A computed fold for an 83-nucleotide RNA from an uncultured Pelagibacteraceae bacterium, annotated as Glycine riboswitch aptamer. Model confidence (mean pLDDT): 75 of 100. Its Rfam family is "Glycine riboswitch aptamer". About the family: This family represents the bacterial glycine riboswitch. The model forms 89% of the base pairs in the Rfam consensus. It was read from a public genome assembly, where an Rfam model found it.
RNA sequence: CUCUUCGUGACGGGAGAGACCAAUUAGGCGCCGAAGGAGCAACCACCCCGGAAACUCUCAGGCAAAAGGACCGUUACCGUAAU
Repeated sequence: CUCUUCGUGACGGGAGAGACCAAUUAGGCGCCGAAGGAGCAACCACCCCGGAAACUCUCAGGCAAAAGGACCGUUACCGUAAU
C1' cells in the first nucleotide's frame, strides 16, 4: 500500500408454524426452526485443551399484522495475515 478472512454498522431480499381454546392477564392443547443455546457427527487438529453444520433437541424464541429473523447481495468502518 492493497486486499483475503474475522468482527461491527447501514441498505435491500428473507421461510416455517392456530387471528386456536379458555378466560381476564396468565393458563391449556396443538405446531415451527432460520435469533440465541445445547447435543451428536462427516471432517479438521492433536503434547494437552479441542474446533465443527443449514443435521438433531426445542431451554429460549416464534405460530394475523408489526417487530424479530439464519443466510445472501451491496457498501462503510475496524483490525490483521501475506506480499